[in-house]
Background: This is a predicted structure of an 84-nucleotide RNA (c-di-GMP-I riboswitch aptamer) from Vibrio renipiscarius.
RNA sequence: AACCAGAAAAGGCAAACCAGUAGAAAUGCUGGGACGCAAAGCUUCCGGUCUAAGGGAAUAUCCUAAGAUAGCGGGGAUGCCAGA
Numbered sequence: 001a002a003c004c005a006g007a008a009a010a011g012g013c014a015a016a017c018c019a020g021u022a023g024a025a026a027u028g029c030u031g032g033g034a035c036g037c038a039a040a041g042c043u044u045c046c047g048g049u050c051u052a053a054g055g056g057a058a059u060a061u062c063c064u065a066a067g068a069u070a071g072c073g074g075g076g077a078u079g080c081c082a083g084a
Stems, first nucleotide, its partner, number of pairs: 004083001006081001012037002017032006035071001042076002045074003048069003054064004
């Protein structure tokens, strides 16, 4: 010095679950709470998955994302500490 590495330390995030709240739902948000996380910070560009209000069909049902998931994987741009 670093595009490398993450042992310890500082600092950070927060799954399930509970309460409140928004939503048709998936799910989000706030508070509590910690399973975990070195990008578990940001971004739906690609694939996957979830939901199906509206729309459609051969209508006890099925199909469909302009909805959702970045803590499902990949890609993109960015970043803190420390140097065992």
Taxonomically the source falls in Vibrio (Bacteria, Pseudomonadota, Gammaproteobacteria, Vibrionaceae). The model forms 95% of the base pairs in the Rfam consensus. RNAcentral holds the sequence, with entries from Rfam. It matches the Rfam family "c-di-GMP-I riboswitch aptamer". From the family's description: GEMM was predicted in a large-scale screen for bacterial structured RNA regulatory elements.